[in-house]
RNA sequence: GGGCUUGUAGCUCAGUUGGUUAGAGCGUUCGGUUCACAUCCGAAAGGUCACUGGUUCGAGUCCAGUCAGGCCCA
Numbered sequence: 001g002g003g004c005u006u007g008u009a010g011c012u013c014a015g016u017u018g019g020u021u022a023g024a025g026c027g028u029u030c031g032g033u034u035c036a037c038a039u040c041c042g043a044a045a046g047g048u049c050a051c052u053g054g055u056u057c058g059a060g061u062c063c064a065g066u067c068a069g070g071c072c073c074a
Stems, first nucleotide, its partner, number of pairs: 001073007010026004019057001028044005050066005
């Protein structure tokens, strides 16, 4: 230098061929239960879907570029 791939909550990830409001588990906080802790049950907070632009009535999803991680080739 070229090719492929990944980037979504604090962490690990899902998100179907573009459609109405972006989710799960763990973690955190609060409440219940307990003499207390743990377990268990319930609730809540937490996201510019890496960044910039484009297509579209509509983009996490499609397209282009950039950045970062991984793999391969030279």